[in-house]
């Protein structure tokens, strides 16, 4: 200088104008209503999504089954989650990602492929046999004939046909093999040497694996030794076994106050209501089916609390101008708290790694 990795910070400030919510004061013996002035205060780093908890109500003696969630180790944390590690995979590296059990049992494994789990044998490799009077094939070799070429010739070379023959190759049949090829995401330990007809843990060395054991570590785990030729495919976001945790609903939770009307309840009750104020009278309702009056309760409307130094009645927190080099982006509280994730900026530096160059 350049390309990367990781963890962060900031998320506007000042002044002016207009406007909005809440609250206080002006404000007074008390209550209610309306309006005004002044003061104070008024969204985020994520308020968003998700997880967990507090809180509230319902249910519940206690326990279990079923069901659900989680699952490497240690530490912190009520939990969610976080920190530090272990191991595997990816990356040159900084660094990033994954994580209990497949050796309890059951199931499943598309396509391709011989075979996807009691392994098997398509090609290939090796080996044995068969080809008879005729029917398969034919390298080389035997003998005969023909053609071509070379040579005076003997003869030699090449090609074709036949004879007799042969089984090298090919074909067919049987056997051995799993080195190699091919298929697949994955093929029954890997590499090398020996060995073999060809091969093979068949043998050996190293690596891997299993068992036993030693050492280090709180632990996951790591390192070593001995023994064993070697079990063993994948899938548990398939059932399942093991361990831990989990009752349900959520502030529209829930608590309090509580109107009118109607019905039901309790007490009184023979009258009550209308006819413009009074009397008479009349009418209606009622006295077993109780008119009428009074009382208390439940629930509804509504209100208060829950609820906040922002805080609600569906919801205020805004707009413009100037300056700051420029003010942009994602985005708007609704009971509270902790955490994780996602979204975003012509903003700001930090640490680390790779490469190149210069001194």
């Nucleotide at each position: 200088u350049u390309a990367a990795g990781c963890a962060g910070g900031a998320g506007g400030a000042u002044a002016g104008u207009c406007g909005c919510g809440u609250u206080c004061u002006u404000a007074a013996a008390a209550c209610a209503u309306u309006a005004a002035a002044g003061g104070a205060u008024g969204a985020g780093g994520a308020a968003a999504a998700c997880c967990a908890g507090a809180c509230u109500c319902c249910u519940a003696a206690g326990g279990g089954c079923a069901g659900g969630a989680g699952g490497c180790u240690c530490c912190c944390g009520u939990a969610a989650g976080g920190g530090a590690g272990a191991u595997c995979c990816g990356g040159u590296g900084a660094c990033g990602g994954g994580u209990g059990g497949a050796a309890a049992g059951u199931g499943c494994c598309g396509c391709a492929g011989a075979a996807a789990a009691u392994a098997u044998a398509c090609c290939g490799c090796c080996u044995u046999g068969u080809g008879u009077a005729a029917u398969u094939c034919c390298a080389g070799g035997u003998c005969c004939c023909c053609c071509c070429g070379a040579g005076u010739a003997a003869u030699c070379g090449g090609g074709g046909g036949g004879u007799g023959g042969g089984a090298c190759a090919g074909a067919c049949a049987g056997g051995g093999u799993a080195a190699g090829g091919g298929u697949g995401a994955a093929a029954u330990g890997g590499u090398a040497a020996g060995g073999u007809a060809a091969g093979a843990g068949c043998u050996u060395a190293c690596c891997g694996c299993a068992u036993u054991u030693c050492u280090g570590g709180u632990g996951a785990c790591a390192g070593g030794a001995a023994u064993g030729g070697c079990a063993g495919g994948g899938u548990a976001a398939a059932c399942c076994a093991c361990c831990u945790c989990c009752g349900g609903a959520g502030c529209a939770a829930g608590a309090c106050c509580a109107a009118a009307u109607a019905a039901a309840g309790g007490a009184g009750g023979a009258g009550a209501a209308g006819c413009g104020g009074c009397c008479c009278g009349c009418u209606u309702c009622g006295u077993u089916u109780g008119a009428c009056u009074c009382c208390a309760g439940g629930g509804u409307a509504g209100g208060u609390c829950g609820c906040u130094a922002a805080g609600a009645u569906a919801a205020a927190u805004g707009a413009c101008u100037a300056u700051c080099u420029u003010a942009a982006a994602c985005a708007g509280a609704a009971u509270c708290u902790g955490g994780u994730u996602u979204a975003c900026u012509a903003c700001c530096g930090g640490c680390u790694u790779g490469a190149a160059u210069u001194a």
A computed fold for a 359-nucleotide RNA from a Candidatus Zhuqueibacterota bacterium, annotated as Bacterial RNase P class A. Its Rfam family is "Bacterial RNase P class A". The family's RNA type in Rfam is ribozyme. Its family is annotated with dimeric ribonuclease P complex, tRNA processing and ribonuclease P activity in the Gene Ontology. The RNAcentral record of the sequence draws on ENA. It is recorded under the gene name rnpB. The source organism's lineage runs through Bacteria, Pseudomonadati and Candidatus Zhuqueibacterota.